[in-house]
RNA sequence: AACUGAAUACGGCACACUAGUCCGAAAGGACUAGGUCGCAAAGCCAGGAGUCUAAAAGUACAUGUUACUUAUGAUCGUCCGGUUGCAUAU
Numbered sequence: 001a002a003c004u005g006a007a008u009a010c011g012g013c014a015c016a017c018u019a020g021u022c023c024g025a026a027a028g029g030a031c032u033a034g035g036u037c038g039c040a041a042a043g044c045c046a047g048g049a050g051u052c053u054a055a056a057a058g059u060a061c062a063u064g065u066u067a068c069u070u071a072u073g074a075u076c077g078u079c080c081g082g083u084u085g086c087a088u089a090u
Base pairs, nucleotide, nucleotide: 005088012039013038017034018033019032020031021030022029023028037077043083044082045081047080048079049078050075051074052073057069058068059067060066061064
């Protein structure tokens, strides 16, 4: 220095949920406090896939607070990939 991640250490993040405020059509997201399911990248990135939503647009007829299609929206705590990092038994 690199790989690996069984143990240990210093630590880290914070699911669900609760309270408050905000953004968004929605999905979902942001901040603060609590909380602690779990995570060796549960740090970051929307490149590939999956999943979620359907404002706008289109189609249909039942003409509507309707149905269907569809991301340019979202999700990195769904997976793959990229990228950065702590630690150091072997």
Molecule: c-di-GMP-I riboswitch aptamer
Organism: Paenibacillus radicibacter